[in-house]
The part of an RNA shown here (small-subunit ribosomal RNA, central domain) has 347 nucleotides and comes from an uncultured bacterium. Its mean pLDDT, the model's own confidence on a scale to 100, is 86. Rfam family: Bacterial small subunit ribosomal RNA.
Context: one part of a larger RNA
RNA sequence: UUGGGCGUAAAGAGUGCGUAGGUGGUUACCUAAGCGUAAGGUUUAAUCGAGAGGCUCAACCUCUUCUCGCCUUGCGAACUGGGCUACUUGAGUGCUGGAGGGGAAAGCGGAAUUCCCAGUGUAGCGGUGAAAUGCGUAGAUAUUGGGAAGAACACCGGUGGCGAAGGCGGCUUUCUGGACAGUAACUGACACUGAGGCACGAAAGCGUGGGGAGCAAACAGGAUUAGAUACCCUGGUAGUCCACGCCGUAAACGAUGAGCACUAGUUGUUGGGUACGAAUGUAUUCAGUGACGCAGUUAACGCAAUAAGUGCUCCGCCUGGGGAGUACGGUGGCAACACUAAAACUC
Numbered sequence: 001u002u003g004g005g006c007g008u009a010a011a012g013a014g015u016g017c018g019u020a021g022g023u024g025g026u027u028a029c030c031u032a033a034g035c036g037u038a039a040g041g042u043u044u045a046a047u048c049g050a051g052a053g054g055c056u057c058a059a060c061c062u063c064u065u066c067u068c069g070c071c072u073u074g075c076g077a078a079c080u081g082g083g084c085u086a087c088u089u090g091a092g093u094g095c096u097g098g099a100g101g102g103g104a105a106a107g108c109g110g111a112a113u114u115c116c117c118a119g120u121g122u123a124g125c126g127g128u129g130a131a132a133u134g135c136g137u138a139g140a141u142a143u144u145g146g147g148a149a150g151a152a153c154a155c156c157g158g159u160g161g162c163g164a165a166g167g168c169g170g171c172u173u174u175c176u177g178g179a180c181a182g183u184a185a186c187u188g189a190c191a192c193u194g195a196g197g198c199a200c201g202a203a204a205g206c207g208u209g210g211g212g213a214g215c216a217a218a219c220a221g222g223a224u225u226a227g228a229u230a231c232c233c234u235g236g237u238a239g240u241c242c243a244c245g246c247c248g249u250a251a252a253c254g255a256u257g258a259g260c261a262c263u264a265g266u267u268g269u270u271g272g273g274u275a276c277g278a279a280u281g282u283a284u285u286c287a288g289u290g291a292c293g294c295a296g297u298u299a300a301c302g303c304a305a306u307a308a309g310u311g312c313u314c315c316g317c318c319u320g321g322g323g324a325g326u327a328c329g330g331u332g333g334c335a336a337c338a339c340u341a342a343a344a345c346u347c
Stems, first nucleotide, its partner, number of pairs: 003319004007301002012315001014200004021193003025087002029083003033080002035076008049065006090190001091187003094183004102176007109153001113149008124135002161168002205246006214240002219235004257314006265292012296303002320347003329340004
């Protein structure tokens, strides 16, 4: 609970697409459902409200009067709705152009690491705060040549770019999505939001089959320590990688839902355009991305045209702490769990 809120106090769903619904630009005409106005009907009695009166007052009683609501009819037409007409500024399409780690698949490359083979070479290497475990005379470490494998792509690299979010970075090719600028040819409100629904969704985890260099939960050993189920060291299996299928959660964060409009400036940067200019450039404009800052706002911090300012539309969510994001029930899942979601009691 017809209230006030949601950056940090409780509260924006992880993100999108979209159904119902809600809301919706400009113009003329028609309509009259909403709306306004007038008249009529109905609204039992008692009660309630208002005004009188009667019991000495009051309670109580009596009288008069009133109401919301609903229905019918007439009139009105500003606004909302409905019908029809037209428009182009919202939205979309076309055309021209440049930017991009946007996505998918295939192929290729060099550096590094580890392992294997061979050469040189000899007693150490490695590791730490110091050590030890470990590796090494069966020749290690170091170094040279050759080979194999898997994973990741130094520099460029940037509060730079792209994507709805998660996220995306070596190079080439193929397929493919979106945004932006310019133009103004086309459609003519086709729009916004979006309960359910559907899709996507880091890491870890799960299933089947591959792969396995490095790293590394678990585990083993060595140290440290009073102890050391840790921090440090030596090893090391799942996993990390690939294909297909699940899971559906994160401080999934800008802790800030989406859309539209309006409201001082200054300064950097990314992608376009226009004007001037031979050019560096200057001015201006659109779309992004940063820093500061006025008005305003805020409990303060701060935010401040990328608003947390001023308004409108739609959705989600909150309502003292604990119990508890738990129990029970239900739905989904192979499972792990996820979603939905209380109460007793207590302060």